RNA sequence: AGGGUUUGAUCCUGGCUCAGAACGAACGGUGGCGGUGUGCUUAUUCCAUGCAGGUCGAGCGAGAACCGGUUUCGGCCGGGGAGAGCGGCGAAAGGGUGAGUAAUGUAUAGAUAACCUACCUUUGAGUGGGGGACAACAGCACGAAAGUGCUGCUAAUACCGCAUACUAUCAUUUAGAUGCAUAUUUAGAUGAUUAAAGCAGGGGAUCGUAAGACCUUGCGCUUGAAGAGGGGUUUAUAUCCUAUUAGUUUGUUGGUGGGGUAAUGGCCUACCAAGACAGCGAUGGGUAACCGGCCUGAGAGGGUGUACGGUCACACGGGCACUGAGACACGGGCCCGACUCCUACGGGAGGCAGCAGGAAGGAAUAUUGGGCAAUGGGCGCAAGCCUGACCCAGCGACACCGCGUGGAGGACUGAAGGCUUUCGAGUUGUAAACUCCUAACACGUAUUAUGAAAGUUACAGUGCUAAUACCACUUGUAAUAUGACAAAGGUACGAGAUGAAGUCAUGGCUAACUCUGUGCCAGCAGCCACGGUAAUACAGAGAUGGCAACCGUUGUUCGGAAUCACUGGGCUUAAAGAGCACGUAGGCGGAGUGAUAAGUUGAUUGUGAAAGCUCAUGGCUUACCCAUGGAAUUGCAGUCAAAACUGUCACUCUCGAGUCCGGAAGGGGAGAGUGGAACUCCUAGUGGAGCGGUGAAAUGCGUUGAUAUUAGGAGGAACGCCGGUGGCGAAAGCGACUCUCUGGUCCGGAACUGGCGCUGAGGUGCGAAAGCUAGGGGAGCAAACGGGAUUAGAUACCCCGGUAGUCCUAGCCGUAAACGAUGGGUACUAAGUAGGGGGGAAUUAUUUGCCCCUCUGCCGGAGCAAAAGUAUUAAGUACCCCGCCUGGGGAGUAUGGUCGCAAGGCUGAAACUCAAAGGAAUUGACGGGGGCUCGCACAAGCGGUGGAGCAUGUGGUUUAAUUCGAAUCAACGCGAAGAACCUUACCUGGAUUUGACAUGCUAGGAUUAGGUCCCUGAAAGGGGACUGACGCUCUUCGGAGUGGAACUAGUGCAGGUGUUGCAUGGCUGUCGUCAGCUCGUGCCGUGAGGUGUUGGGUUAAGUCCCAUAACGAGCGAAACCUUUAUCCUUAGUUGCCAGCGGCUAGGCCGGGGACUCUAGGGAGACUGCCCACGUUAAGUGGGAGGAAGGUGGAGACGACGUCAAGUCAUCAUGGCCCUUAUGUCCAGGGCUACACACGUGCUACAAUGGUCGGUACAGAGGGAUGCAAGAUCGAAAGAUGGAGCAAAUCUCCUAAAGCCGAUCUCAGUUCGGAUUGAGGGCUGAAAUUCGCCCUCAUGAAGUUGGAAUCGCUAGUAAUCGUGGGUCAGCCAUACCACGGUGAAUGUGUUCCCGAGCCUUGUACACACCGCCCGUCAAGCCACUGAAGCAGGGGUGGCCUGAAGUCACUGACCUAACCUUUUCGGAGGAAGGAGGUGCCCAAGGAAGCUUCUGUGACAGGGACUAAGUCGUAACAAGGUA
Repeated sequence: AGGGUUUGAUCCUGGCUCAGAACGAACGGUGGCGGUGUGCUUAUUCCAUGCAGGUCGAGCGAGAACCGGUUUCGGCCGGGGAGAGCGGCGAAAGGGUGAGUAAUGUAUAGAUAACCUACCUUUGAGUGGGGGACAACAGCACGAAAGUGCUGCUAAUACCGCAUACUAUCAUUUAGAUGCAUAUUUAGAUGAUUAAAGCAGGGGAUCGUAAGACCUUGCGCUUGAAGAGGGGUUUAUAUCCUAUUAGUUUGUUGGUGGGGUAAUGGCCUACCAAGACAGCGAUGGGUAACCGGCCUGAGAGGGUGUACGGUCACACGGGCACUGAGACACGGGCCCGACUCCUACGGGAGGCAGCAGGAAGGAAUAUUGGGCAAUGGGCGCAAGCCUGACCCAGCGACACCGCGUGGAGGACUGAAGGCUUUCGAGUUGUAAACUCCUAACACGUAUUAUGAAAGUUACAGUGCUAAUACCACUUGUAAUAUGACAAAGGUACGAGAUGAAGUCAUGGCUAACUCUGUGCCAGCAGCCACGGUAAUACAGAGAUGGCAACCGUUGUUCGGAAUCACUGGGCUUAAAGAGCACGUAGGCGGAGUGAUAAGUUGAUUGUGAAAGCUCAUGGCUUACCCAUGGAAUUGCAGUCAAAACUGUCACUCUCGAGUCCGGAAGGGGAGAGUGGAACUCCUAGUGGAGCGGUGAAAUGCGUUGAUAUUAGGAGGAACGCCGGUGGCGAAAGCGACUCUCUGGUCCGGAACUGGCGCUGAGGUGCGAAAGCUAGGGGAGCAAACGGGAUUAGAUACCCCGGUAGUCCUAGCCGUAAACGAUGGGUACUAAGUAGGGGGGAAUUAUUUGCCCCUCUGCCGGAGCAAAAGUAUUAAGUACCCCGCCUGGGGAGUAUGGUCGCAAGGCUGAAACUCAAAGGAAUUGACGGGGGCUCGCACAAGCGGUGGAGCAUGUGGUUUAAUUCGAAUCAACGCGAAGAACCUUACCUGGAUUUGACAUGCUAGGAUUAGGUCCCUGAAAGGGGACUGACGCUCUUCGGAGUGGAACUAGUGCAGGUGUUGCAUGGCUGUCGUCAGCUCGUGCCGUGAGGUGUUGGGUUAAGUCCCAUAACGAGCGAAACCUUUAUCCUUAGUUGCCAGCGGCUAGGCCGGGGACUCUAGGGAGACUGCCCACGUUAAGUGGGAGGAAGGUGGAGACGACGUCAAGUCAUCAUGGCCCUUAUGUCCAGGGCUACACACGUGCUACAAUGGUCGGUACAGAGGGAUGCAAGAUCGAAAGAUGGAGCAAAUCUCCUAAAGCCGAUCUCAGUUCGGAUUGAGGGCUGAAAUUCGCCCUCAUGAAGUUGGAAUCGCUAGUAAUCGUGGGUCAGCCAUACCACGGUGAAUGUGUUCCCGAGCCUUGUACACACCGCCCGUCAAGCCACUGAAGCAGGGGUGGCCUGAAGUCACUGACCUAACCUUUUCGGAGGAAGGAGGUGCCCAAGGAAGCUUCUGUGACAGGGACUAAGUCGUAACAAGGUA
């Protein structure tokens, strides 16, 4: 710091997605050790059990057990001190949780002149003297229990009077000072009111029987003053989303009096006033504890609030007060409610959001542990007690940090095994084994530090005191006690590499690759995407990469995302400028001077808690962690200063803005009137058959007289020419002429005002067409509708009609591609040119080579822009204000609100779904777009096919098999240049298994190989008999040994016309012999790309010329090659024969090279020459010469590429498959079937002909398993026979059409020959399925062929025959060649088809056989509406009203105080029970409102390889 993903490629816009960091996490796999942290995020759901708040005997009375003493045995005395009680302090802290709360909260800074404060500290004063009770206890009683009542006794630091009393409180008052309004404060004076409690230690004198008084010390108590710390109240600022919540409020806002509180205050109450809050978002709704901080980020920000710290709130839900310094109180009270438990059914008890623990919920979160040793808290004089605060331990890889799982050596056999392999090897891999070494962790043994010092006691000292008691203090010394954790840690020794590695990934992003399996299956996937038989993407294996006691996944947050843009974005076409204007609030605002100091700037002070972050240093072996100090805390507030800028105030100015005066142009607006042309209708005349309409028609009108034409009349609407990217208006919009009223603009002058300005949320007005309401009007046009056509259909396009409407008046609607797809204002920033309005100047009297202002256009530079483009009329450079946008679809939909008569408008989502949607430009392709140009493409011609019969191929069908392939052109007389067997791949049947064929190894071995024969059989095959080798060595010549081939047996392997042409090579077809296809360098463009290769000519041609930011080059074209056409030359055998000779009359012979011919070499043709045209070019037209003329004819030769074209069955070949079979051999059958369909051909239909007779002229080929002459036989096919010839020699070999005659005479024929019968011939083992030929006989269809369609431009078409290959023969009419005869037409490019170049449009790029829309049908998903149903929240009024405070009452009750008393009491004061009233929780009845769920049915929407119907859009998309 970026990357992937829209496209054929590009740039941009824009979303989606990834890489990073983090977590109170969870899940999967795995798991050695330690330290430090951390651990119910869910149900503020419910809880068994234990513990979490007590303490003080130095406040008080009584006092059990037990001990001692005494006793008249009843007890008593002393010690002792449990448990309970009165009393004091604490229990309001500590600990937990986050439900509520959007401000009664929190944070920061203030205020308190409006307040309180127990314990603690400092300090002043005091602590006198009395009284009456109540618990405990005892007795009685009620109750199951919890508990309670009555009577009686008693103490206090409990309670109550009295005394004394202040700088206390209150009242009155004097004199100052100060401030910020109420006021605050200082120094006084007078009067009134209000206190207290004792306990403990010690003790010399004095008193006392004693207790004690008394003295003293300490603690306590009372009342003041102050401090510290803590709190209450209050102000300002900040503090989430929502306007589909816009108005809210009646104690509400303020005042006065009163009440209440510690204290201000509508906090409460009575009265008075009518205010208060709100677009700077009130009120309502939703969500949420807040902060220091934490995570992320470069920062600004965004997210978050677990642990630690501060604040708040809560304690089963709700309400209430009491006590107290403090509570409306987590482990206190009362009441209501829900729930749980006990019960004797009468009544009671309870509150883990304390620590553990349980249940439930959940993806998920720990032990019913130890200890008060430390730190801290409560009580106490203290010892001490209590403390689930806390310190520790336990559990969990939950997180962070650290360590370990060894180190070194070890390869000429890189071991074995695994995996791969091109079979050579490579890799795992120095890795292992092996050798040496080490011992940090864990383990064992031994030993040892630390958290502990306060405290207590003793002595010494000092203080207090009368005191050497006591007490206190610090210091010193000495002694002594205390450890939950925990022998964990440290140290030493022992032993031995021993105990310790996984997980994820490996297509790109993103580091890391192969094999096997699978076969759009199984699966994967964060995005793009992978998988349909060769998957680096699935699964397994090996290898590799990353991290590592962890690894990966999921979830969430920030980042990347400048993708809400303050830093730091945009709005012509990508999403986005409101249709236009006026104007309120608001925002912004010209020049000068002075003042001020709100903003601003500087300095300084306070604060910004600690922790955290950060820096330094230090302590744990290191790190995490911890400690100390610094910095930082960007904030807020106070004070002082400055005065440039903004603001404010005051004064002034004129350039902005406006007024005035003088001119000007104009379809600006409104109203009234007038006009002509056209049209339709009516009336009348003329006239007489059609008119009208279309691509063509028809409907329609017309003999009741149309159309046409003439005259007259009526009506409504619109205003030709002028007319113009000309004018006016804010926009919508405005067009005949005249008048009236009226708005704005421009020019000139510079008299006046003196900032009066710009923009503009809400708001208001105007606002095309269509539409609506009411009333008119209605000629033409014309939705709907009717008819006619078109069409497969045609609810359309075309035609004939035609109603709303279009017009007017009044009102509504409020929208348009309302567009310049460009908001308004101001200023500045190159040229050129055209037009409208006005002015100046000059010249002149209508003009401009000039200037200024204003308006409307074109072109174009810089700049800007993704590009197209824009460019003084900005989309440039800046400022001000407003509106709007944030991926596509869903959707401008639903719902709510609001406006409207309605139609509908404005505002305006979500679920769900996709990975794109989009803009501009590029290259192609395509177009029922355009231009130019070619081609037997059409046209002009000639001959065919399509109809018949037959041949042949294909489809289909059939079959045991009818082997396979080829499928528009470019499959179909194609592979096949020869299917009776063979071929042959197919079928049936019979056989065979190292095999029909190749090769290696092992073993065998002479009975071998080979040959001959026999049996069986259809053959193959099987079985058998006989015969029978070779090389070398030795040899006694009998033979022996050995070896190779061959054979036999076995094993590796052979074999496959099995599959995949979509895994391939090679070969081929096609576009197309079309003229194209590219490159280097340069230049242009951000880029894809362009240029070159376009343009003007020309050509068969990107052929050539010219022009030219291009200059050159390559592959193609052309040429080179072959053949053919003319001539020359060389050479003459097998070819030839002019002249000469001979003869059997045949170039036969002698001869000859002249000619033909053969085959070598040359010549020739190049627009070379002339004329014309053309640019002086390229070239074109004509001509001459020439055998040939503009490429002379023909062939071979086929650019970059396209069609996944064809071929695995020519061959080769990867993968897969078969291996006693999908291999191999054999016999027979099939490939030849036959209702039918198609392609290609042959023969015909006849007289340009058939038949018969005669007769002429080729070329090119073939020939030894061959061609075969002459001769003979046969009617013929053919047979016999075999001269000659490996060929310019011999032979196949008679060419046919033609020509000369004859006949037939238009007919199913003397045309035509199919079919069939009979008889022959040939090939071949074999002719039945299934060959060819001959002869005789038979004599079918067919009389020129529908729609449609093919070939051909000259030696061509047409027609005629000939040869060859394959081949035993042949189904050949095919194919490949050869020659003979030999035309017609066109000189054009409108159309059909195809092609090339340029250009244009495009939503196509698999490229129009493209893309793509909507209904219907099917499945699935979410949503909306809906009669209703169910549940939750909120709320106005009403009813009832517990506990409780307050108020009133209190006939009943009452110790202290007062009065009185006959001492019995009575009365009073002050209280209480009880009662009443206000308020009020829960509850009740009927509503209102809001949210959620559900709902028959209805609706549209999204999605889903191959459904239906059409073809709406993209090309002029076929009606733009």